[in-house]
RNA sequence: AGCUUAUCAAGAGAGGCGGAGGGACUGGCCCUGUGAUGCCCGGCAACCAUCAGGCAUAUUGUCUGAAAAGGUGCUAAUUCCUGCAGGGUUCUUUCCUGGGAGAUAAGAG
Numbered sequence: 001a002g003c004u005u006a007u008c009a010a011g012a013g014a015g016g017c018g019g020a021g022g023g024a025c026u027g028g029c030c031c032u033g034u035g036a037u038g039c040c041c042g043g044c045a046a047c048c049a050u051c052a053g054g055c056a057u058a059u060u061g062u063c064u065g066a067a068a069a070g071g072u073g074c075u076a077a078u079u080c081c082u083g084c085a086g087g088g089u090u091c092u093u094u095c096c097u098g099g100g101a102g103a104u105a106a107g108a109g
Base pairs, nucleotide, nucleotide: 003107004106005105006104007103008102013041015040016039017038021031022030023029025083027081028080042075043074044073047071048070050066051065052064053063054062055061056060079101084098085097086096087095088094
């Protein structure tokens, strides 16, 4: 780097450092010196791991719950909207479904 599975409508500081850019990409639309990105602290969540119980099986798998001191992750806007296909509505808007792309976790080679 690519592959598999799951999730993506909730949640999270008026703190410190630091100084100009940022929201993956396209087109939009936004955030930003009343200070961005980033780092630290704080916080949120609960994918893995942990603990308790149920079911199946007897190896583990699966479901429910608990806790958060472990491994990640996240902490403007639905993954900010959109990009391909189909449908409703309308006649140019608006809505719905699926897909693609992306992000995160876990896993296999």
SAM riboswitch aptamer (S box leader), 109 nucleotides, folded computationally. Its Rfam family is "SAM riboswitch aptamer (S box leader)". Its family is annotated with regulation of gene expression in the Gene Ontology.